This is a predicted structure of a 129-nucleotide RNA (Guanidine-I riboswitch aptamer) from Alkalinema sp. CACIAM 70d. The prediction has a mean pLDDT of 79. Lineage of the source: Bacteria > Cyanobacteriota > Cyanophyceae > Leptolyngbyales > Alkalinema. Rfam family: Guanidine-I riboswitch aptamer. Rfam's curators write: This family represents a conserved RNA structure found upstream of the ykkC and yxkD genes in Bacillus subtilis and related genes in other bacteria.
RNA sequence: AAUCAUCGCCUCUAGGGUUCCGGCAGCGAUCGUUUACUGUCACCUGUGACUGGUCCAAGAGAGGCAAGCCAGCAUCGGGACUGGAUGCAGCCCAAACUGGUCACACGGCGGGAAAAAAGCCCGGGAGAA
Numbered sequence: 001a002a003u004c005a006u007c008g009c010c011u012c013u014a015g016g017g018u019u020c021c022g023g024c025a026g027c028g029a030u031c032g033u034u035u036a037c038u039g040u041c042a043c044c045u046g047u048g049a050c051u052g053g054u055c056c057a058a059g060a061g062a063g064g065c066a067a068g069c070c071a072g073c074a075u076c077g078g079g080a081c082u083g084g085a086u087g088c089a090g091c092c093c094a095a096a097c098u099g100g101u102c103a104c105a106c107g108g109c110g111g112g113a114a115a116a117a118a119g120c121c122c123g124g125g126a127g128a129a
Stems, first nucleotide, its partner, number of pairs: 008065005015056002020053002022050001023047004028041003032037001068101005077093003081090003104124001106127001110122003
């Protein structure tokens, strides 16, 4: 320098918008009522510079699990190896179990999504050092 393979899952958070719920506003109806006003209620409309619930959500956020790797371990599963001689020992491999390890990481613009947006995906990308 090049090539190949791997880089997983769950729960949550920073954050995100507005499909649904709720809030607020409007419209309409209704009780009281001369009127106005206030209260209550269904549909509909609007609103996320509406705290929220549902929802989405981190490679460089958190916790946990799994896989991988290292080491240990007795048992009995395997061996085309070595020794021995009467059904054994050594060595190697695999599975289970136990302990450990699981590092580092600056990062656009732009595009994508059947609600929409985002530290989501493109992307450990482009680029930089």